[in-house]
RNA sequence: GUGAACGCUGGCGGCGUGGAUUAGGCAUGCAAGUCGAGCGAUCUUAAGAAAUGAACUAUUUGAAACCUUGGAAGUUCCGCUUCGGUGGAAUGGAAGAGGUGGAUAGUAACUAGUUUCUUAGGAUAGCGGCAAAAGGGUGAGUAAUGCGUGGGUAAUUCACCCAGAGAUGAGGGAUAGCUUCGUGAAAGCGAAGGUAAUACCUCGUACGUCCUGUAUCAUCUAGAUGCAGGAGAAAGGUGGCUUAAUGUUUGCUUCGGUAAACAUGCUAUCGUCUUUGGAGGAGCCCACGUCCUAUCAGCUAGUUGGUGGGGUAAUGGCCUACCAAGGCUACGACGGGUAGCUGGCAUUAGCGUGUGGUCAGCCACACCGGGACUGAGACACUGCCCGGUCUCCUACGGGAGGCUGCAGUCGAGAAUCUUUCCCAAUGCCCGAAAGGGUGAGGAUGCGACGCCGCGUGGAGGAUGAAGGUUUUCGGAUUGUAAACUCCUUUUAUCUGGGAAGAAAUACCAGUGAUGAAUAAUCACUGGGGCUGACGUUACCAGAUGAAUAAGCCACGGCUAACUCCGUGCCAGCAGCCGCGGUAAUACGGAGGUGGCGAGCGUUACUCGGAAUUACUGGGUGUAAAGGGUCCGCAGGCGGCCAAUUAAGUAAGAGGUGAAAUCUUUCGGCUCAACCGAAAAAGUGCCUCUUAUACUGUUUGGCUAGAGGGUAAGAGAGGAAAGCGGAACUGCCGGUGUAAGGGUGAAAUCUGUGGAUAUCGGCAGGAACGCCAGUGACGAAGGUGGCUUUCUGGCUUAUACCUGACGCUCAGGGACGAAAGCUAGGGGAGAGAACAGGAUUAGAUACCCUGGUAUUCCUAGCCGUAAACGAUGGGUACUAGGUGUUCUGACCAUCGGUUGGAGCGCCGUAGCUAACGCGUUAAGUACCCCACCUGGGGACUACGGCCGCAAGGCUAAAACUCAAAGGAAUUGACGGGGGCCCGCACAAGCGGUGGAACACGUGGUUUAAUUCGAUGCUACGCGAGGAACCUUACCAGGGCUUGACAUGCUAGAAGUAUUUCGAUGGAAACAUUGAAAGACCGUAUCCAAUCGGAGUUUAGCACAGGUGCUGCAUGGUUGUCGUCAGCUCGUGCCGUGAGGUGUCGCCUUAAGUGGUUUAACGAGCGCAACCCUCGCCUUUAGUUGCCACCCUAAUGAUUCAUUAGGAGCACUCUAGAGGGACUGCCCACGUUAAGUGGGAGGAAGGCGGGGACGACGUCAAUCAGCAUGGCCCUUAUGUCCUGGGCUACACACGUGUUACAAUGGCGCGUACAGUGGGAUGCCAAGCCGCAAGGUGGAGCAAAUCUCUUAAAGCGCGCCUCAGUUCGGAUUGAGGGCUGAAACCUGCCCUCAUGAAGUUGGAAUCGCUAGUAACGGCGUAUCAGCAACGACGCCGUGAAUACGUUCCCGGGCCUUGUACACACCGCCCGUCAAGCGCCGAAAGUGGGGGGCACUCGAAGUCCCUUUUAUUAGGGAUCACAGUGAAUUUCAUGAUUGGUGCUAAGUCGUAACAAGGUA
Repeated sequence: GUGAACGCUGGCGGCGUGGAUUAGGCAUGCAAGUCGAGCGAUCUUAAGAAAUGAACUAUUUGAAACCUUGGAAGUUCCGCUUCGGUGGAAUGGAAGAGGUGGAUAGUAACUAGUUUCUUAGGAUAGCGGCAAAAGGGUGAGUAAUGCGUGGGUAAUUCACCCAGAGAUGAGGGAUAGCUUCGUGAAAGCGAAGGUAAUACCUCGUACGUCCUGUAUCAUCUAGAUGCAGGAGAAAGGUGGCUUAAUGUUUGCUUCGGUAAACAUGCUAUCGUCUUUGGAGGAGCCCACGUCCUAUCAGCUAGUUGGUGGGGUAAUGGCCUACCAAGGCUACGACGGGUAGCUGGCAUUAGCGUGUGGUCAGCCACACCGGGACUGAGACACUGCCCGGUCUCCUACGGGAGGCUGCAGUCGAGAAUCUUUCCCAAUGCCCGAAAGGGUGAGGAUGCGACGCCGCGUGGAGGAUGAAGGUUUUCGGAUUGUAAACUCCUUUUAUCUGGGAAGAAAUACCAGUGAUGAAUAAUCACUGGGGCUGACGUUACCAGAUGAAUAAGCCACGGCUAACUCCGUGCCAGCAGCCGCGGUAAUACGGAGGUGGCGAGCGUUACUCGGAAUUACUGGGUGUAAAGGGUCCGCAGGCGGCCAAUUAAGUAAGAGGUGAAAUCUUUCGGCUCAACCGAAAAAGUGCCUCUUAUACUGUUUGGCUAGAGGGUAAGAGAGGAAAGCGGAACUGCCGGUGUAAGGGUGAAAUCUGUGGAUAUCGGCAGGAACGCCAGUGACGAAGGUGGCUUUCUGGCUUAUACCUGACGCUCAGGGACGAAAGCUAGGGGAGAGAACAGGAUUAGAUACCCUGGUAUUCCUAGCCGUAAACGAUGGGUACUAGGUGUUCUGACCAUCGGUUGGAGCGCCGUAGCUAACGCGUUAAGUACCCCACCUGGGGACUACGGCCGCAAGGCUAAAACUCAAAGGAAUUGACGGGGGCCCGCACAAGCGGUGGAACACGUGGUUUAAUUCGAUGCUACGCGAGGAACCUUACCAGGGCUUGACAUGCUAGAAGUAUUUCGAUGGAAACAUUGAAAGACCGUAUCCAAUCGGAGUUUAGCACAGGUGCUGCAUGGUUGUCGUCAGCUCGUGCCGUGAGGUGUCGCCUUAAGUGGUUUAACGAGCGCAACCCUCGCCUUUAGUUGCCACCCUAAUGAUUCAUUAGGAGCACUCUAGAGGGACUGCCCACGUUAAGUGGGAGGAAGGCGGGGACGACGUCAAUCAGCAUGGCCCUUAUGUCCUGGGCUACACACGUGUUACAAUGGCGCGUACAGUGGGAUGCCAAGCCGCAAGGUGGAGCAAAUCUCUUAAAGCGCGCCUCAGUUCGGAUUGAGGGCUGAAACCUGCCCUCAUGAAGUUGGAAUCGCUAGUAACGGCGUAUCAGCAACGACGCCGUGAAUACGUUCCCGGGCCUUGUACACACCGCCCGUCAAGCGCCGAAAGUGGGGGGCACUCGAAGUCCCUUUUAUUAGGGAUCACAGUGAAUUUCAUGAUUGGUGCUAAGUCGUAACAAGGUA
């Protein structure tokens, strides 16, 4: 941006727009008629004339019926009877007569009506004319019979219209309608009769027109101008005037005539015919432009051309006969796919790219296919004929139809409207006109589908209300938002008013033109009337009242906008990156916020951003990409000087480039959208003129490119033939004896049948050592012994010849390593496959022993390689340095200078993403070719071409991923390298691993065995002390504002509280009794009250939690590691990450120091400062000390011991100082840092030890504490009793004690230090075998006490044994602590006397006062499971060559496909699921062509007919048959490929990836 669709929402108006899919099917209505001034006829209105003529009227006639009268026939009853009849009565109501009545009929007159004729109107089925070929719809087909632009037609045509010229004479025969019949269900058809025309036909005339012939001119023709001959027309209608003359008809008539109409005549107008021109259409032709595909490369027989003929309005193979064999194609023919084209529209800075709906131009189509007719025009949307599909009617014989017109309907679809009004306007058709028709058009309705405009209120309003949300609980926010006050009324509703779209034709008047005219017609002016679908119009005014009117999406980044709750890798989101596994700004909801707003989001598609197909405007060494190499046709490009031309090019002019659109400026709707006017633009095409620099054409020349000649030269350049030596293997012979060979080590193998070794000889094949060189040659592949022959290329010199002959190269051709193939040779060595031996978990490998193809030659294929400089060829230009090969010149000779052609290295500018390239370019330019456009699929499939095959060349798609990749950086890692360190190894000493026991852990068990710690860095760890408690666990029993804290409310005096009880109970606890019995003030005393404090009860807030999360945290801690590292500022380098500094050399324990240096400095670490031990000085002297002195006591005098005094020398205690700094000497080192040695010194190179732990790594600890969040609240809180943490088949770790004689036991005897002590340490003495008891002195400690140190030393026994070793286990008896030792303490005595005789693989500690051995103390603690931990002192060693190896660490460097960082990454088969594609016996459908058969209608031809009458032929749609072809779908089975949290087997690659 859209002709959109979907979701949520929806107030109004204007202008636009709306079947994009099934060119699928259609009910119903309408969409093309009109003219009576062309014609006859018919109907009808009015008038007139004539004829006829009801009813009525006048006058006659006098029917039925009725009334009055009349009383016949018949019937019944009674009587008589000759039984035949007869009489009477009743009944019955006939004929007749009279009256009333006015039916019917006659006559007369007139009217209505009817008929005929005439005149004036109206209608219209038919004939006829014009229109129906326009307007309207759609885009199926069409890649050119199309469209666009520009030309041509001397190759054409045209109804209506305009202008010019002329004509319009005379005749004729039909036919619809109509009438009468026939036939059919219908549609309809047929026959006979008869009629008109502006219908049809004939004749006449015709300058111009056409045809034929001919002459001249002309721009190719069929053009122009002449001449001769020939051919070809017509229709009338309607008005007006005139009737003088003539004629016809009718009426009247006095029969003389007269009146009317018509004809004729004149005239007007509408027509008609011929012809010329115009306007505007139409036809045909040409040039250029117009999508994808080469996995479509050859196509074509009416095909290409010619001649004759036909056909058309007209050219032409348009058609036909004959002749010729052409025509198109890499500038893409032919074929396939897709598609209406354009103006324009969308987007864009532009170039472009995409698109072709509405509007406009052109084309095509009209149910599908074919065909012609009519006509000016059609091969005709609502015409005709035929064939076909479908639908409908039918009497079953036969007929009818065609919405891709407007509405509407069904269907399919994500999806697209009213079966409306009107011809009022604008147009069109017909008509003289009035007028008629018009689903064109104008209006209206529906749809937020789009664009534009308006509104949903405005101003004030802070207790910043309530509510919501949130909170650190203070508040914040929603928010002037609301309420409330004042105001407005667009919109809405109602009422009233009210434009414009309407002006004409017609009519009247005037003027002018035509005309003889006052007719008539035309033009103009004026007058003047009619006509509105929309329409309750737009618009204006009034009334009412904030009244009627807001949503959608988003809020992790891109991208404007943030919090809470819920959820817990679930549910879900997602355009990309990615969110979600318990604190989600990303899911869902809420509040808030942002954006847009009657809309907002989503989806789809197009352009942009994308320089991501690069024309503008990209690339190809390593990211995708240079063809393996050369030759070379087409093509592209091309040196110097002139001339020519004017094709390209440039300038100017003319024509065209439709309108609309876009742009600009004005204008009209209140604005805008929208509409109108003008301008500009339309970058294009054509024609003419001019210019001639450049390119091109043609011509002439030149020599600098290129080639040739001549003279030299180097070389593994190529081909062939011949020759050679060394080595190897085999064979023969000699010597000779037991091994040889091979490997990491072995074995297979060879060898006593004589190998290997050695000597001699012979044979064979292949390859050519040294020379040999980033040396040479070749286009590349490639080429290496020597000689000969043949041969290609190159270089230098010279400047003799040719004169642009050149460069590149699609297609094409040639060459082309190795392997492989075919045929024939050859075969020494090497050696795929294969065999064996090893290795290994396996080993179809690496190693070894053999060994076939092959490797070699000849001939022929193959045509590929990391065919690489991963770098196409050519030309020119752009600093140098250095080496080397070949060859010149000059100077001149260890050589130098300077050229040319190669081959290398380094490097400037420049380039490059960087690495790097850099005159041998990857720099700067030009020319030509090839190639690339994310990774995988895929160096693949299918098709084609090549090949004997293997296979090669060309080369996709589906599907799938969000990366794949390059270069460089920092780390980490390496079965990479270098340097260095450490009890790391080595050298030693002692242990562990074996035994028993102790402790801890795992596991198992259990009601519970509470929890945590888990490689080093958990496991005698938290715990420095679990019988209860601890205790967190389990069972059971209790309590519920609670065991503990704070606050509020209400209450409580014999109350709270204390003491002593009682009952139940295991206890907690529950119930209950007695005694004693409370603070301060008001207020002097007492108690209650009151106020306060305390205690307690009830209730409310809350407490409480060792419940969860150490992966939300603080703090703390272990480890790398006391390892020497980790960083910063400024500067410099780099596009950047980053580097430098911090690297190198020397040195150190050390990033310690020195030196060098694009670095200079600095920080955290190291070191030092701190504590302690070692020496000295000084100060101080009790509880320490006692040398000297004094006193006393004891003993045998000197003397010794003890006690006291004096004293502070010594020891010691604990304060302050000193001391050590490579300071001194020698040597080494750079004159340095420093190192080695030495002197002195108590101590020497950090004197020993400790504290001290950089940036960081390893997610340790919520159970030490703190703490966010979550969870429990008569329980996950809390109290109590009991149990458990102590279990026990087993496994591991850490220890103790041992296995004995360096020992054990007994006796005697010597020497410490650190520490502890009041609920404490406990002396002496006594008791006990002992543990211990008793006892009570002393001591808050240099005083007393724990407290005897032990190993040691001396003497004695034991004599190598399961012991006088060892002490487990068990029994008995005691002691201690404690309410309480059963589970479950420690100790003592007696007895018992287990394993164990030095410990496999493996493994730990330690470098000096260390290891080892020995005891002592302390914390915790009632007691103790302590053999632990932390300290103390005693005795007191051995060894270190050294850094190859194991482990850990540091620095530098290297490789990397690792970055969760090697416990990394990652490959392939197999198995499973899913997706996609290929092949496949086949199967089914579609397309186009070929051949043949059949052949409707139509056209043409022939014959025929009065006749397009009939027959025949040609052609031909549809249909059918056949063989091929192409495409799509499907197909058992099969092949491949991709994807998928935890499948199998190995470990191929990345490090030297363990065989590069």
This is a predicted structure of a 1556-nucleotide RNA (small-subunit ribosomal RNA) from a metagenome. The RNAcentral record of the sequence draws on SILVA.